[in-house]
């Protein structure tokens, strides 16, 4: 100096006038507001709203398990995850590193386009080789060769044969089995088997395991009008049987609540009249001292974790969180080199955390590869 690879952070600094929004204190006020001071006011993703939790409220009890969804290599971190850290294993890269929906294909059932003779209880289309020929060919044998295809019934090499062929044999690779190593996924070895067992499970389906549902419009408190519900007093009273002192009682069927099923359990007509709570509109709270941030330590290879000590840090309504100027700093072009113009992104809270995944104008710092030069 050129290519490249992970990781981390930044996302204009000061200053002036102008405006907004919340909370606080103070003057005015026709109590609606205003005005002054003072303080605090977006993000790395506030987004998508995929996944996980807090919080909250619904679900009468059990059971089941149905159903549906989801996750799937091992060991650790977490509140908890489909995240994270570290490691095995595949796969790709000279390499630093990246990528993987990584259990189960000798339980089963599908499916394997198109090309090809033949795509799963395999298969003779060209070739090979035997035997017969009427010389056109036939009938057998062969997965070794060529063609097709994402995929062709293990690979490479010898021996073998009429050609061939796990038919034999060595070495790889597949299976069973043992032993050593490690917490484990798996790793290295030795013995046997002559090859059976082709892909696909983000197709069904099989094993392990996990999930009850809704979602701050949750939910709580105050609380009008109307309209509804309870109690209670009069009239009154689904359907059958049974008893009755004729007032009614009990039992069954039907009905209704109970997320499904099935148990068990409550419930059970309507009119008027006084009463009594709920609830709706509107308010208040929820709502931000938190799995909080910033140092510095310890402990661990990390992820995370303890401990000390410091810090208050938006919060509403759908709405505020800005504009202007000047000045320096970035970056692009011009330049008569004094200096001029012009740019600056993606995007913005709304109950809250903790993650992935997109989206981003330009800038910085670290490690560490792979060349090329020179010492």
């Nucleotide at each position: 100096c050129c290519a490249g690879a992970c990781g981390g952070c930044c996302g204009g600094g000061c200053g002036g006038u102008c405006g907004c929004g919340g909370c606080g204190g103070g003057g005015c006020u026709u109590c609606g507001g205003u005005c002054c001071c003072g303080u605090c006011g977006a993000g790395g993703a506030a987004a998508g709203u995929c996944c996980g939790g807090g919080c909250u409220c619904c679900a009468c009890g059990g059971u089941g398990a149905a159903a549906a969804g989801g996750c799937g290599g091992c060991g650790g971190a977490u509140a908890a995850c489909c995240u994270c850290c570290g490691c095995c294993c595949g796969g790709g890269g000279c390499g630093a590193c990246c990528c993987g929906a990584g259990g189960g294909a000798a339980a089963g059932c599908g499916c394997c386009a198109c090309a090809g003779a033949a795509a799963g209880c395999a298969a003779a289309c060209c070739g090979c080789c035997c035997u017969c020929u009427u010389c056109g060919g036939a009938g057998g044998g062969u997965a070794a060769g060529g063609g097709u295809g994402a995929a062709a019934g293990g690979g490479u090499g010898g021996g073998g044969u009429a050609a061939g062929a796990g038919c034999c044999c060595a070495c790889c690779g597949c299976g069973u089995u043992c032993c050593u190593g490690g917490c484990g996924a798996c790793a290295g070895g030795g013995a046997c088997g002559g090859c059976a067992u082709g892909g696909c499970a983000a197709g069904c389906c099989c094993c392990g395991c996990c999930u009850g549902g809704a979602g701050c419009a949750a939910g709580a408190c105050c609380g009008a009008a109307u309209a509804g519900g309870g109690g209670c007093g009069u009239c009154g009273c689904g359907c059958g049987g049974g008893c009755u002192u004729c007032g009614g009682u009990u039992c069954g069927c039907a009905g209704g609540c109970u997320u499904c099923a099935c148990c068990g359990g409550c419930c059970c007509a309507g009119a008027c009249g006084c009463c009594c709570g709920g609830g709706u509109a509107g308010g208040u709270c929820g709502c931000g001292a938190g799995a909080a941030c910033c140092g510095c330590u310890c402990a661990g290879u990390a992820a995370u974790g303890g401990g000390c000590g410091g810090u208050c840090c938006a919060g509403a309504g759908g709405a505020a969180u800005g504009a202007c100027c000047g000045u320096c700093g970035c970056c692009g072009c011009c330049u008569u080199c004094g200096g001029g113009c012009g740019g600056g992104a993606c995007a913005g809270a709304a109950c809250c955390c903790g993650g992935c995944u997109u989206a981003c104008a330009g800038g910085c710092c670290g490690u560490c590869u792979g060349g090329c030069a020179u010492u």
Molecule: Bacterial RNase P class A
Organism: Peiella sedimenti